[in-house]
RNA sequence: AGAGUUUGAUCCUGGCUCAGGAUGAACGCUGGCGGUGUGGAUAAGGCAUGCAAGUCGAACGUCCAGUACAUAACUUGUUAUGUGUUGGAAGUGGCGAACGGGUUAAUAACACGUGGAUAACAUACCCUAGAGUCGGGCAUAAUGCGGAGAAAUCCGUACUAAUUCCCGAUGGUCCCAGUACAUAGAUUAUGUUCUGGGUAAAGUUCCGACGCUCUAGGAAUGGUCUGCGGCCUAUCAGCUUGUUGGUGAGGUAAUGGCUCACCAAGGCAAUGACGGGUAGGUGGUCCGAGAGGAUGGUCGCCAACCAAGGCACUGAGAUACGGGCCUUACUCCUACGGGAGGCAGCAGCCGAGAAUCUUGCGCAAUGGGCGAAAGCCUGACGCAGCGACACCGCGUGCUCGAAGAAGCCCUACGGGGUGUAAAGAGCUUUUAUCAGAGAAUAAGCGCCUUUUGGCGUUGAAGGUAUCUGAGGAAUAAGAGGGGGCUAAUCGCGUGCCAGCAGCAGCGGUAAAACGUGACCCUCAAGCGUUAUCCGGAUUCAUUGGGCGUAAAGCGUCUGUAGGUGGUUUGGUAAGUCUGGAGUAAAAGCCCUCGGGCUCAACCUGAGGAAUACUUUAGAUACUAUCAGACUGGAGGUCGUUAGGGGCUAGUGGAACACACGGUGUAGGGGUGAAAUCCGUUGAUAUCGUGUGGAACACCAAAAGCGAAGGCAUCUAGCUGGGACGAUCCUGACACUGAGAGACGAAAGCCAGGGGAGAGAAUGGGAUUAGAUACCCCAGUAUUCCUGGCUGUAAACGAUGGGUGCUAGCUAUUGCAAGUGUCGACCCUUGCAGUGGCGAAGCUAACGCGUUAAGCACCCCGCCUGGGUAGUACAGCCGCAAGGCCGAAACUCAAAGGAAUAGACGGGGGCCUACACAAGCGGUGGAUCACGUGGCUUAAUUCGACGGUAAGCGGGAAACCUCACCAGGGAUUGACAUCCGUUUGAAAAUCCAUCGAAAGGUGGACUACCUACAAGGACAGACGGACAGGUGGUGCAUGGUUGUCGUCAGCAGGUGCCGUGAGGUGCUCCCUUAAAUGGGGAAACCUGCGAAACCCUUGCGCUAUGUUUUAUUUGUCGUAGCGAACUGCCCCGCACUUAGCCUUUCAAGCAUUGUUGAUUUAUAUAUUCAUCAAUGUUCGAGAGAGUCGUUAUAUAAAUGACUUUGGAAGGUUAAGUGCGGGGAGGAAGGCGAGGAUAACGCCAAAUCAGCAUGUCCUUUAUGCUCUGGGCUGCACACGUGAUACAAUGACCGGUACAGCGGGUUGCAAAGUCGUAAGGCGGAGCUAAUCCCUUAAAACCGGUCUCAGUUCGGAUCGAGGUCUGCAACUCGACCUCGUGAAGUUGGAAUCGCUAGUAACCGCAAAUCAGCACGUUGCGGUGAAUAUGUUUCUAGGCCUUGUACUCACCGCCCAUCACUUCAAGCGAGCUGGGAACGGCCGAAGUCUGCACUAGAUGCGGCCUAAGCCGAGUCCAGUAAGAGGGAAGAAGUUGUAACAAGGCACCGGUAGCGGAAGCUGUCGGUG
Repeated sequence: AGAGUUUGAUCCUGGCUCAGGAUGAACGCUGGCGGUGUGGAUAAGGCAUGCAAGUCGAACGUCCAGUACAUAACUUGUUAUGUGUUGGAAGUGGCGAACGGGUUAAUAACACGUGGAUAACAUACCCUAGAGUCGGGCAUAAUGCGGAGAAAUCCGUACUAAUUCCCGAUGGUCCCAGUACAUAGAUUAUGUUCUGGGUAAAGUUCCGACGCUCUAGGAAUGGUCUGCGGCCUAUCAGCUUGUUGGUGAGGUAAUGGCUCACCAAGGCAAUGACGGGUAGGUGGUCCGAGAGGAUGGUCGCCAACCAAGGCACUGAGAUACGGGCCUUACUCCUACGGGAGGCAGCAGCCGAGAAUCUUGCGCAAUGGGCGAAAGCCUGACGCAGCGACACCGCGUGCUCGAAGAAGCCCUACGGGGUGUAAAGAGCUUUUAUCAGAGAAUAAGCGCCUUUUGGCGUUGAAGGUAUCUGAGGAAUAAGAGGGGGCUAAUCGCGUGCCAGCAGCAGCGGUAAAACGUGACCCUCAAGCGUUAUCCGGAUUCAUUGGGCGUAAAGCGUCUGUAGGUGGUUUGGUAAGUCUGGAGUAAAAGCCCUCGGGCUCAACCUGAGGAAUACUUUAGAUACUAUCAGACUGGAGGUCGUUAGGGGCUAGUGGAACACACGGUGUAGGGGUGAAAUCCGUUGAUAUCGUGUGGAACACCAAAAGCGAAGGCAUCUAGCUGGGACGAUCCUGACACUGAGAGACGAAAGCCAGGGGAGAGAAUGGGAUUAGAUACCCCAGUAUUCCUGGCUGUAAACGAUGGGUGCUAGCUAUUGCAAGUGUCGACCCUUGCAGUGGCGAAGCUAACGCGUUAAGCACCCCGCCUGGGUAGUACAGCCGCAAGGCCGAAACUCAAAGGAAUAGACGGGGGCCUACACAAGCGGUGGAUCACGUGGCUUAAUUCGACGGUAAGCGGGAAACCUCACCAGGGAUUGACAUCCGUUUGAAAAUCCAUCGAAAGGUGGACUACCUACAAGGACAGACGGACAGGUGGUGCAUGGUUGUCGUCAGCAGGUGCCGUGAGGUGCUCCCUUAAAUGGGGAAACCUGCGAAACCCUUGCGCUAUGUUUUAUUUGUCGUAGCGAACUGCCCCGCACUUAGCCUUUCAAGCAUUGUUGAUUUAUAUAUUCAUCAAUGUUCGAGAGAGUCGUUAUAUAAAUGACUUUGGAAGGUUAAGUGCGGGGAGGAAGGCGAGGAUAACGCCAAAUCAGCAUGUCCUUUAUGCUCUGGGCUGCACACGUGAUACAAUGACCGGUACAGCGGGUUGCAAAGUCGUAAGGCGGAGCUAAUCCCUUAAAACCGGUCUCAGUUCGGAUCGAGGUCUGCAACUCGACCUCGUGAAGUUGGAAUCGCUAGUAACCGCAAAUCAGCACGUUGCGGUGAAUAUGUUUCUAGGCCUUGUACUCACCGCCCAUCACUUCAAGCGAGCUGGGAACGGCCGAAGUCUGCACUAGAUGCGGCCUAAGCCGAGUCCAGUAAGAGGGAAGAAGUUGUAACAAGGCACCGGUAGCGGAAGCUGUCGGUG
């Protein structure tokens, strides 16, 4: 200090999440030791048991027990009495018990913190000072006796003491009343004088001494008052009757409505009263760079409380935790009559809870109470115990030890990792264990002694800390994580399953994200998780944010409070600044210097520091305030002026509708096309007259006016505001503006009018799958007027108001000045508006830019992720519709802005293509063939599925092929390599036999070298590695292929532009088949494509000559070369370059003038700058002309008139490109055809051509054999063949090709057969021989429009050929049979020239089988005006909410499930308050009586009861909306012109999105 996450990518906005620290924590796994801290946060719920406050005999009287002495009695060892002493018990009395301890319920308050006040107060014990302590008296507890009761306890009677109580005396600097004087900070103060009245005391002790009373002072503590400070809520806006004040009285230690009587009517509040919610406050603690945020446990201070509520008593002090009385709830005892109790003291128990300890030891220390003291008491405290709860420290060993054991894991099989790790060797012993030694903490106290004394004695912790010794590596490591953020990776398992997850996300068969193992990383006696707080978050922004489009400017103005405020002088000194003083407790944090535990944590000493508050002395720049002045802000006055500014009343013409009348006849109207509708009862059309209402064409504009909404015929009246000029007046009068008020389009509402046209709703007609719409015909409310209400809009510049400052250019409106003019226009300048473009600057970008979204200041409003939702509830307003104000639960990880690249559009522009059009011929109908689907089957093997599958893989399924099915068979295998053992011959071949075959069995036959051990080769058998797989995955792959597409694109380097994605280049103009070429241009180059190079063909030449020819020939074959192209000529168009001309602008120069500066005493003059005007001319030249100077009457002389750049247009020449024509030529505009085809798209196709990862299989998914199947047939599709006939069929005759193939072959002649074919075998390894007669064509004839002499399917019979074998299942021949079909619906295909169409021939495959395929030749057309439309494609541009990219995205209802919240007839619980009734204890008070205790009343009051509301919470039938949920239903509203542009307000309507009307916006 940042990071992840919205997107295809980018920048921004914005939320969510993470990394850090912390905790009184809890949970999971794990756990060696010690120190120091810390530990009931929930139920202020309830509590068994023990303990937590007593002490004093030196205040007092008794009783009991022991003991000593004395006396007495007598049973001489007992009793009684007295005295002393020791101990105990209860009691009187004193002091304490108001401290200490616990808790945080209440409390938003003078409760707390901090600073003050008390002249308005109190104080036991302690200290100091002064004065005093005299004389009497009455009781009572204990105790005894009697009595009541279960108990608790109580009553009566008799006796007694005191430091108990009472009376009297004395007393002062005390108190009260009065009096006079002085001082001071002046309500009642202090001091002094005098007079009158009043109030005290207690004793104990041998002695020291301790007490007691009064007064004053001190110390310390407390009461009260007060300034300031610190929570949320306005969906709490008004609150208050002892309330606010006064007088008097009461009360208190004391002020005070604290209380009461009377009087007055006040007091508080937007600077938040009152109400509601929450909460002890603080020193501090945690986080943070800080500002600040959160928090208040332990420790300290203060407060409050001690079961709930009330009350007083005692006392110095309480309204009293371990005192009292009463009420209530709860618990307990009881003899049922009555009683007892209060752990929020220390332990401990139950309960609830995620969760929080021992019924320990000791008063040794510190502190407290009492006491003269010893001492007693002390769950305060000191210690120990439990808990890794936290912090700190230590350890679990150290050194060697292999190029590195084993095991495990990985592997490319070579190796690598774990890893010096282990083992092994040596060393050490902290800790733990055992043994021994063993503290400090202790000061006091007692006795003896008088001394710088001596002796004795006190330790819970604790036999602890610590020290020493012993042995032995011995007793001691885990947790989380390893895809990114975030340090650390591989294997296996799993297969959107199981699971993970803080966020985004991972998992659908190769998961570094799940589980597991190995290894690694981090921390470590801990590690993770959960919860909470701060940080990161500048994400509430004072430091330190924003508001045009992301969330955000009120619709507009006026103005109250408030905030802010021009120039200048003086005073004051509140803010501000400086110095001093006081406070800011201690502890803590921080700094400095130390000290003690071995260190640290921890403890501790000294000093510093500390935002703040109070006070004092100064300063006076600024702010403030008071007083005075000024004119620049603001306002006024005068003059001029523009205008749809407003209101009212009139007024005009066009259009429209209606009514009447005339002319006139069959249609009109309306639409994409129609229909509803109007019209022969006369429409539409046309003419005239009249009536009516609404709106104002042209002018008209980026124009004008107004605060906004808004405002338009013309005229008049009334009226508001502005601008300009003058610079006369006032003298800061100003700006903004919370609340408040006024105005406020359209729609809507109420009442009354009006109603032409338009027109929600509604009706009808269309469209449509439907059409509650779009279109059409009608049409009500409404639109108009008057009066009232409503108060909202995309009320927008999506931009609040004011002031100042910061380049310009240009257009326009209004005014003024200058120049000019008779006057004006024009021109220049200023002010005020309204627009456009733009410097700087700003902005995320788009854009804004003197009319700021720039630079600053002042004031107001508003925002803080999306949805829920502008909804619910509450309140206010409204007649209603509704408006204003305005949440939460829940849910998501985004929602959003701008820009970029694509893709897409029922957006646009340009262009191309047999894409359309123009033509020719087909398909779709029939029959058959082939392929596919489906069905069937034991099997009908598999793949291919829009284009880009379907006569495709397959360019040949009878067996084989073959992968499928049934059955038979063998198991290292049909095939490859190797090893081990063994055999030596085996196998092959032949024979026999079994079998369907595979195969089995038997027999025959056969061998190299040789040194005869061996060895090699080969083969069999057995065993082992392995073979094999057309088994899966083309979504793991290579390779290959299809397609867009032979379309012209695709990409890079450097540079430049942009924050960036990215752009530029590659856009633009011309051109091309072409990103082909040219020009221009922030681009310049380059690559892959295009073209060219290659092949065939057309022409020529050369060479050669097997075949061919009679031939030296060369049609021809073969090989090579040439030729054409961007070349030549003419015309046209465009562009470039150069020259010339014209126009214009700018600069320069010259002259004149203005202003300022310089120099100087000043002026002129000089120089410089500034602005303005004029000139810069004509002509080739001569010369003319203009201006200036000298000079001046002219003439004359002399000087200057010189250039540069930009833009536009024209013209000439040259060049380049393209188009048209021509010459030459066999061929003319890339001559024709082929091969060749970029980056990429479709997870396109292929694991079954081949290769290949991985998975699966191994007596089988491999191998082999026989037979079957791939040919199966209600059906559908695709591709073809043959036809339907006369442009024909049949018969006869006659012609003309080319490409190819041939030795396992092609096969001639001849001959046989009707034919298929047979026999035959010449010739040919091929320009030689053969296949090989080409067919259509042509000539002649028959047929004569028929289901035919068309057509040939189907079927029967007989044959031929191939082949082991034609049954399933071949082809062909002959004879017979003779089906459908008479030109084919919607739709659809091919083709632009030697093409289509028609005709045949050959070849591959192949034993055989061709209607298919690939080639070859023969005959040989028609049409193209063109690019509007359909399809596909290319480039540019535009919109986009799409990027899985329109087969996209996405809205609403309905149906189902889940969840949260609101409403809700009601029901239940609780809080606070109000009115009334009743009223305990108790204070105060009245009365009565008594010797006294007391009794009876009164006021007030806790609790209780009644009543009517209010607030909060829970629950609920039901109804409604919301959110969420991989694959439900209906439509398609939005995004593209989204197919009716969308959206805002409003109103009506509709299953739903929505539609329509009206006004508004452009997003």